[in-house]
Context: one part of a larger RNA
Molecule: small-subunit ribosomal RNA, central domain
Organism: metagenome
């Protein structure tokens, strides 16, 4: 020498369950697999090292010695770590009470606005832009008033507010339905933590069937800008965007920060529960547990910054990354209807 790493340099799987594996609280008694200590075979010659010797010396060479870190069996120890009996409650779960929550599913129902159709008033414009045209309008438009239509999204409340494992979730009312916290007792007794494969979920946009289609708008098509204008801007305008089932599986899927468990000054704000202290009673004050911001001490960091929601101190798993391009390409394989996804090179090159 016996790696160093993963916020921003290469690098944390998008997120969930969970199967093998790997790791695993206290506390007794056994076992002796691992560990530990003698023995006793063996570790082949030669070289290495040591010691004495042969060639006048040394290089070489001869004898002897040790050394061979390692296998095997006996014999022994019993702290560890394991196995096997037992016992515990603090790790982890269950029951009971409470309140919070755009949590998730499916049902109905509601105003407001956009557009359309129908009538009534009205009349020359509207409508749109830096300015215009293209467009609609005397077959009567914009404007207003009343009726109806249908689809699509829920203004205030709205809040670095709350939920969820991530995508994400925003009217209102039921009905089914999951987690989470918080409180005080009682069981279970180590049931845990992580997790290769597997499984499942999984924005948009995209694909298949059949609906549906008001607004908006890739595509297209006109007007304009411009040297040109396959753009920005105007006019329309079809997939599409909505529902059902079915597929696709990607993202700057991001806190660019895997998961769990401990420990390590504090200030402050919000959110949800509890306790005290006072009070007629709400408040104030103090405090305790959970989330979720901010600002800071150590400490870390290559600097930014991070700092009890660590990027700090430790441990116990997974994943991943090893110079730029070639390239997330080829080739195969696996999946998909496609589209393409997944796995994933080399040659050359600097």
């Nucleotide at each position: 020498c016996u790696g160093g790493g993963c916020g921003u340099a290469a690098a944390g799987c998008g997120g969930g369950u969970g199967u093998a594996g790997g790791c695993g609280g206290u506390u007794u008694g056994u076992u002796a697999a691992g560990u530990c200590a003698g023995a006793u075979g063996u570790g082949a010659a030669a070289g290495c090292c040591c010691a004495c010797g042969g060639c006048u010396c040394a290089a070489c060479c001869g004898u002897g010695g040790a050394a061979g870190u390692g296998c095997a069996u006996c014999u022994g120890a019993a702290a560890c770590u394991g196995g096997c009996a037992g016992a515990c409650u603090u790790g982890a779960g269950u029951a009971c009470c409470g309140g919070a929550g755009a949590g998730g599913g499916a049902a109905g129902u509601g105003g407001a606005a956009u557009u359309c159709c129908u009538g009534g008033u009205g009349u020359a414009g509207g409508g749109g832009u830096g300015a215009a045209a293209u467009c609609c309008g005397u077959a009567g438009a914009u404007a207003u008033c009343a009726g109806g239509a249908g689809g699509a999204a829920c203004a205030c409340c709205g809040g670095u507010g709350g939920c969820g494992a991530a995508g994400g979730c925003g009217a209102c009312u039921u009905c089914c339905u999951g987690g989470a916290c918080g409180g005080a007792u009682a069981c279970u007794g180590a049931c845990g933590c992580u997790g290769a494969g597997a499984u499942c979920c999984g924005a948009a946009a995209g694909c298949g069937u059949g609906g549906g289609g008001a607004g908006c708008a890739a595509a297209c098509a006109g007007g304009a800008u411009u040297a040109g204008a396959u753009a920005c801007c105007c006019u329309g305008g079809u997939a599409g965007u909505c529902c059902a089932c079915g597929c696709c599986c990607u993202a700057a899927a991001c806190g660019a920060u895997g998961g769990g468990c401990a420990c390590u000054a504090g200030g402050u704000g919000c959110a949800g529960g509890g306790g005290g202290u006072a009070u007629u009673g709400a408040c104030c004050c103090c405090u305790c547990c959970u989330g979720u911001g901010u600002c800071g001490c150590a400490g870390c960091u290559a600097a930014c910054g991070c700092a009890u929601u660590a990027a700090g101190u430790g441990c116990c798993c997974c994943g991943c990354c090893u110079g730029g391009g070639g390239a997330g390409u080829a080739c195969g394989g696996c999946c998909g209807c496609a589209a393409g996804g997944u796995u994933g090179a080399a040659a050359c090159u600097c």